Notes
Predicted 3D model of a 156-nucleotide RNA (c-di-AMP riboswitch aptamer (ydaO/yuaA leader)) from Candidatus Syntrophopropionicum ammoniitolerans. Lineage of the source: Bacteria > Bacillati > Clostridia > Eubacteriales > Candidatus Syntrophopropionicum. Its Rfam family is "c-di-AMP riboswitch aptamer (ydaO/yuaA leader)". Gene Ontology terms of the family: cyclic-di-AMP binding and regulation of gene expression.
RNA sequence: UACAGGAAAUCGCUUAAUUCUUAAAUAGAAGCGGGGGAACCACCUUACCGGGGUGAAUCAUUUUGGCUUUGUGCUGUUAGUAUUUGGCCAAAUUGUAGGGCUAUCCUUUCAGUCCGAAUCCGUCAGCUAACCUCGUCAGCGUGGAAAGAUGGAUGU
Numbered sequence: 001u002a003c004a005g006g007a008a009a010u011c012g013c014u015u016a017a018u019u020c021u022u023a024a025a026u027a028g029a030a031g032c033g034g035g036g037g038a039a040c041c042a043c044c045u046u047a048c049c050g051g052g053g054u055g056a057a058u059c060a061u062u063u064u065g066g067c068u069u070u071g072u073g074c075u076g077u078u079a080g081u082a083u084u085u086g087g088c089c090a091a092a093u094u095g096u097a098g099g100g101c102u103a104u105c106c107u108u109u110c111a112g113u114c115c116g117a118a119u120c121c122g123u124c125a126g127c128u129a130a131c132c133u134c135g136u137c138a139g140c141g142u143g144g145a146a147a148g149a150u151g152g153a154u155g156u
Base pairs, nucleotide, nucleotide: 011141012140013139014138018030019029020028021027031136032135033134034133035132036131041126050124051121052120053119054118059095060094062092063091064090065089066088067087068086071083072082073081074080075079098115099114100113101112102111106148107147108146109145110144
């Protein structure tokens, strides 16, 4: 000097998930979020595979496996097995609707780089004033450029 890792503090990011009181604690507040719930309006049917919520996290192609359904074949035929049509589920691949970051607190453009999950209710919920009710976790460490606007500091 460069690279990698660890700890602490400050600062920052995703998220509704922050602040105050309290010795501490949803125990109580404020703030920020979610759900239920009239009139009016909307939907009003059946089957298939019930339906719905939080969230940016949907949708599609291909492959593999499983379940089910239709048809056909085989077997010494309560049944099993092979194949086929449709549907559903799970995993993987490639994309994608959509979402985030790149530090002034904001906006726009270009460029770069990530995410595109998970989970809850339990046969039930359209919207929805009053009203009722719930949450306030968790996980991380980016930093390129230009323009506009606003603001701050210093000097005269």